[in-house]
c-di-GMP-I riboswitch aptamer from a soil metagenome, 109 nucleotides, folded computationally. Model confidence (mean pLDDT): 78 of 100.
Formats: sequence, C1' cells, structure tokens
RNA sequence: GAUAAAGGCAAACCCCGAGAAAUCGGGGGGCGCAAAGCCGUGGAUCUGUACCGGCAGCGGCGGCCCAGCAACUUGGCCGCCCUGUCCGGAUGAUGGCCAGGCUGCCGAA
Repeated sequence: GAUAAAGGCAAACCCCGAGAAAUCGGGGGGCGCAAAGCCGUGGAUCUGUACCGGCAGCGGCGGCCCAGCAACUUGGCCGCCCUGUCCGGAUGAUGGCCAGGCUGCCGAA
C1' cells in the first nucleotide's frame, strides 16, 4: 500500500460438539480484513450459583447461657449442614474493541 500478481483468513446465519455462562472447536457459508497471522503486556468490554466470600431463613443437628433445685418448654448466642430469581468477586472469556510486542507474501507510486 496500487483497478497489480499469487494466494490467505473468514462475519452474520445453519448443523454437530464442549462449557454454569460469556464463548470456543469442527463442517457449511461469506460480511469484510494488508496482518481479520501469533501473544495476552496495558486498557476496555462480556459472563459469573461452576467456584469463592458475605447475607438471609417460623429449616435440621450439636453445644453454651439466663429465668426457681431438677426436668420440660421458651428466649438468646456459637458452630456445622441444607435452601436461595439475594449481594459482591475473575482466577473465566473476547482480542474481527484499542494500544503494544513478535513474525510474514508481493513490490508500482
């Protein structure tokens, strides 16, 4: 970076599969792309009950305390379990969102 040449990649959408999701892989398909090749360093955006923390409960179990000696019952507190259209969180994702790093084909002005 051109009305060049040889090529490359492949959006939306559809099918199959993976994932909690965002999204990703394969096939088809082409919106487009001079790096729409690789990385995931900085920013940005997306997802978040799969996971972590908190919160809640006329739930369950155990322990402790008070009210009359004991028991029962009631109340309070603590720990664990269970439940949840609750709250928060990237360690997940994108990178064809921007910048950055690395590499690459051709050669007119």